[in-house]
FMN riboswitch aptamer (RFN element) from Desulfovibrio ferrophilus, 154 nucleotides, folded computationally. The RNAcentral record of the sequence draws on Rfam. The coordinates come from a structure-prediction model, not an experiment, and the mean pLDDT is 77.
RNA sequence: CUUGAUCCUCAGGGCGGGGUGGAAGUCCCCACCGGCGGUAUCCCGGCUUUAUGGCCGGGGAGCCCGCGAGCGCUCUCUUCAUCGGGAAGAGAGGUCAGCAGAUCCGGUGAGAUGCCGGAGCCGACGGUUACAGUCCGGAUGGAAGAGGAACGAG
Numbered sequence: 001c002u003u004g005a006u007c008c009u010c011a012g013g014g015c016g017g018g019g020u021g022g023a024a025g026u027c028c029c030c031a032c033c034g035g036c037g038g039u040a041u042c043c044c045g046g047c048u049u050u051a052u053g054g055c056c057g058g059g060g061a062g063c064c065c066g067c068g069a070g071c072g073c074u075c076u077c078u079u080c081a082u083c084g085g086g087a088a089g090a091g092a093g094g095u096c097a098g099c100a101g102a103u104c105c106g107g108u109g110a111g112a113u114g115c116c117g118g119a120g121c122c123g124a125c126g127g128u129u130a131c132a133g134u135c136c137g138g139a140u141g142g143a144a145g146a147g148g149a150a151c152g153a154g
Stems, first nucleotide, its partner, number of pairs: 001154004006149005016030004031134002033123002035067004042059007062121002070099002072096001073093008103119005125137003
């Protein structure tokens, strides 16, 4: 340094002002927010080249590719109900990918949905005196993953 199995820690942000109304952090106008990995023409540092440049490390996309949580779905158990179809609760799976969402224009350039400029768009489920990305709840949960410890093997 690589790898195997074990354990530990960490791992999501945001309604401020005005309007309407009996009532809105839910509607309307203005505002605010952006999980994890990958990708990189941008930025920083180092090494190297006569030089364009090359190599290494770090940062860098909500809407490019993929992942996660949630809902759905499937399975199991319990209870209830029925002629039958079924309903509720709990647990498991992560196969399915249904909800799963959303970006264009101009510029630069060999190359950009990522850079620069501009204009847009999107956001689980349940609750609520009124429809929620921003309030409350499941959640002191779970998790993509990030870091670390000690052990074994090469």